[in-house]
């Protein structure tokens, strides 16, 4: 170089094929209840420019088009 695959919350991940009300769950983090304390268990929260930028579209995590990172084969 060339095909191809992945990129969503601090970490794993569900949605994406088939566009559509406020983007999902663990785990971990924050407060609380138990508890002499901690763990555990229980409740309550809080964090996302869905890699980036364009485009199509009333509407894009999601479809098209480049890019950027990453695994994987080929030469």
């Nucleotide at each position: 170089g060339c095909g191809g695959g992945u990129g969503u919350a601090g970490c794993u991940u569900a949605g994406c094929c088939u566009g559509g009300u406020u983007a999902u769950a663990g785990c971990g983090c924050u407060g609380g209840a138990c508890u002499c304390a901690u763990a555990a268990u229980c409740c309550a929260g809080a964090a996302g420019u869905c890699a980036c930028g364009a485009u199509u579209u009333c509407a894009a995590a999601u479809a098209u088009c480049g890019u950027c990172a990453c695994c994987c084969g080929c030469a």